[in-house]
RNA sequence: UCGCCCAUGCAGCCUAAACCUGUUUCCAGCAAGCAGGUGCGGGGGACCCACUUUGGGGGCGAAUUGUCAGAUUGUCUUAACGCAGGACGCUUUGUCAUAGGGCACUUUCAAGCCCGAGCCCGUCAGCUAACCUCGUAGGCAUUUGAAAGGGCAGGC
Numbered sequence: 001u002c003g004c005c006c007a008u009g010c011a012g013c014c015u016a017a018a019c020c021u022g023u024u025u026c027c028a029g030c031a032a033g034c035a036g037g038u039g040c041g042g043g044g045g046a047c048c049c050a051c052u053u054u055g056g057g058g059g060c061g062a063a064u065u066g067u068c069a070g071a072u073u074g075u076c077u078u079a080a081c082g083c084a085g086g087a088c089g090c091u092u093u094g095u096c097a098u099a100g101g102g103c104a105c106u107u108u109c110a111a112g113c114c115c116g117a118g119c120c121c122g123u124c125a126g127c128u129a130a131c132c133u134c135g136u137a138g139g140c141a142u143u144u145g146a147a148a149g150g151g152c153a154g155g156c
Base pairs, nucleotide, nucleotide: 005155006154008153009152010151012140013139014138018038019037020036021035022034023033024032025031039136040135041134042133043132044131049126056124057121058120059119060118065097066096068094069093070092071091073089074088075087076086077085100115101114102113103112105149106148107147108146109145110144111143
C1' cells in the first nucleotide's frame, strides 16, 4: 500500500439551514460581526399549453380536510311591522377524527410513540428556457425487533 475476514468498538435528532477564505474587534487564541465563494434550499420569469379574477388571490411549511357542540354576524323564509323559530353562508372556540409528516448510518417489514403548527406578500405572481433574486434561522435529546447493505476505527 492492497485484499479478505471478524462473534469487536464507534456514529446524535428535526430542518435547505453546512463548509471554506478574507477582514474587523482582541496582546494572542477562541468566539462574534461583516464580506465573498462553494454546496444545499426557495421565489420571480417566454414561446407552447392551461386557467378565469371581492366570494379577492398567492407563497413557505408535513401541517390539509371534515363530524359534533358553542359564540358572533349577514341574507332568505314562516309570521302580523315585530319577537321567537328554521335554512344557507362568513369568522371564531373546543372535542374527536383525517390527507400528510417525524422517530438516531441507509432501505424493507412488523409493532409502538409523537406532530398534524405557525408565518409571510399586499390586489399581484399558472407552467416556464435564458435570465433575475432571496435564505443558509432556530428548536431539541423521539425506539424496539428481524433481514439486507454500507461508513470510520481496531484486530488478523